[in-house]
Context: one part of a larger RNA
RNA sequence: UGACGGGGGCCCGCACAAGCGGUGGAGUAUGUGGUUUAAUUCGACGCAACGCGCAGAACCUUACCUGGUCUUGACAUCCCGAGAAUUCUCAGGAAACUGAGGAGUGCCUCUUUGAGGAAUUCGGUGACAGGUGCUGCAUGGCUGUCGUCAGCUCGUGUCGUGAGAUGUUGGGUUAAGUCCCGCAACGAGCGCAACCCCUAUUGCUAGUUACCAGCGGAUAAUGCCGGGGGCUCUAGUGAGACUGCCUGCGCAAGCAGUGAGGAAGGUGGGGACGACGUCAAGUCAUCAUGGCCCUUAUGCCUAGGGCUGCACACGUGCUACAAUGGACAGUACAAUGGGCUGCUGCCUCGCGAGAGGAUGCGAAUCCAUAAAGCUGUUCUCAGUUCGGAUCGUAGUCUGCAACUCGACUACGUGAAGCCGGAAUCGCUAGUAAUCGCGUAUCAGCAACGACGCGGUGAAUACGUUCCCGGGCCUUGUACA
Numbered sequence: 001u002g003a004c005g006g007g008g009g010c011c012c013g014c015a016c017a018a019g020c021g022g023u024g025g026a027g028u029a030u031g032u033g034g035u036u037u038a039a040u041u042c043g044a045c046g047c048a049a050c051g052c053g054c055a056g057a058a059c060c061u062u063a064c065c066u067g068g069u070c071u072u073g074a075c076a077u078c079c080c081g082a083g084a085a086u087u088c089u090c091a092g093g094a095a096a097c098u099g100a101g102g103a104g105u106g107c108c109u110c111u112u113u114g115a116g117g118a119a120u121u122c123g124g125u126g127a128c129a130g131g132u133g134c135u136g137c138a139u140g141g142c143u144g145u146c147g148u149c150a151g152c153u154c155g156u157g158u159c160g161u162g163a164g165a166u167g168u169u170g171g172g173u174u175a176a177g178u179c180c181c182g183c184a185a186c187g188a189g190c191g192c193a194a195c196c197c198c199u200a201u202u203g204c205u206a207g208u209u210a211c212c213a214g215c216g217g218a219u220a221a222u223g224c225c226g227g228g229g230g231c232u233c234u235a236g237u238g239a240g241a242c243u244g245c246c247u248g249c250g251c252a253a254g255c256a257g258u259g260a261g262g263a264a265g266g267u268g269g270g271g272a273c274g275a276c277g278u279c280a281a282g283u284c285a286u287c288a289u290g291g292c293c294c295u296u297a298u299g300c301c302u303a304g305g306g307c308u309g310c311a312c313a314c315g316u317g318c319u320a321c322a323a324u325g326g327a328c329a330g331u332a333c334a335a336u337g338g339g340c341u342g343c344u345g346c347c348u349c350g351c352g353a354g355a356g357g358a359u360g361c362g363a364a365u366c367c368a369u370a371a372a373g374c375u376g377u378u379c380u381c382a383g384u385u386c387g388g389a390u391c392g393u394a395g396u397c398u399g400c401a402a403c404u405c406g407a408c409u410a411c412g413u414g415a416a417g418c419c420g421g422a423a424u425c426g427c428u429a430g431u432a433a434u435c436g437c438g439u440a441u442c443a444g445c446a447a448c449g450a451c452g453c454g455g456u457g458a459a460u461a462c463g464u465u466c467c468c469g470g471g472c473c474u475u476g477u478a479c480a
Base pairs, nucleotide, nucleotide: 001480002479003477004476005475007474008473009472010471011470012469013468015464016463019427020426021425022424023423026319027318028317029316030315031314032313033312034310035309042053043052064305065304066303067302068301070299073128077127078126079124080123081122082121086103087102088101089100090099091098092097107117108116109115110114130294131293133292134291135290139288140287141283142282143281144279146277151190152189153188154187155186156185157166158165159164170181171180172179196271197270198269199268201239202238203237204236205235206234207233211228212227215226216225217224242265245259246257247256248255249254321420325379326378327377328376329375330374331373337367339366342361343360346357347356348355349354386417391412392411393410394409395408396407397406433456434455435454436453437452438451439450
């Protein structure tokens, strides 16, 4: 100087408390451990591994296993030889591929019965290729974490023999090393904040595919038509919030106010943005890369299998256990986003998943009926008209192919479960809870996941004694 203390002081955070809803019990989806296996490829392991890499494992992917092949190789450059390229047939094989036979001669240049070249194929030779083989404790890059915590440092000066200190401590204040006052310090840098994006109000400009108040027309009905820039909206450019004004307190910074005005008030709400560093944290399997190792194999191709196995244990979800509900009928209101190998209105057929026609849309036009909600009827507290696992049969779709191992539909079947022990998690407002919708990946789908979008919409916070994490000052230390 740090680090640590079941030392002290001050302060903060859904840290506790006050509340609301869960997990832990059931069934199931998914990940992991274990176990099994020819293989169940590999990585990730407290917070910060475990719906994680995987924004899609039937084949492919695929790295694993078994069997069958290849050896200059699936891929790159160079050398030699042959033939343009390309394409057809037959035999063997599960495929990869192997063997045999045939058709076929283009382009460019020159010194034109020939020679050379470009592109491409086959054969040979070796230099080499290749490796998801090892080392993340050799590395780059990228990332997590403490933590969006308020810290981390430097120059000059001064103090100290020196390590170092001072500044950065103190008194106030702040979300903040934010600002003020004081002070042997005076300044500065990286962070904080602001500048950026979205959102809340509004002026102007613009008016189609969006809108329809006023005027006119048409219809069974509808912005349907003429038209209109009033409104909504769209998207470009401005305004607006700064403790600016008032009152009180204060030297000041600032704090308080059912203060005014205002759409918004004290960082308005949300995002992007992550200091010096810590964990030899994670990744050699995105990629790159040093070293080591393999080179008729640890490389390459291929068929089938496996990654989906199942006495069990754990994590994360979904669905429930019902009446604030289930079922049936009627009826209302969104916002993101996506579409030509695509999204599909409408019609016909089918109980349905869907099928067959046909139409619109490269899109403010179509996908697209949001659902919870509201209205009415029924069920009447039961393992039930709750709950839907499991199983049987018949089907649909995608795809070369759904046996291992897809999703969905119909009929039948109708398991556990009556609110969950110890323990434990999330959340402070348009939040929790609850309700549906969209997208990426993608032929299809194991999506109940992830990422977004809107609808409805709470309760509670006395307070900082305690638990956890963190910041500053101080104190002790046999630790570095």
A computed fold for a 480-nucleotide part of an RNA from an uncultured bacterium, annotated as small-subunit ribosomal RNA, 3' major domain. The full RNA is in RNAcentral, with records from ENA and SILVA. The coordinates come from a structure-prediction model, not an experiment, and the mean pLDDT is 82.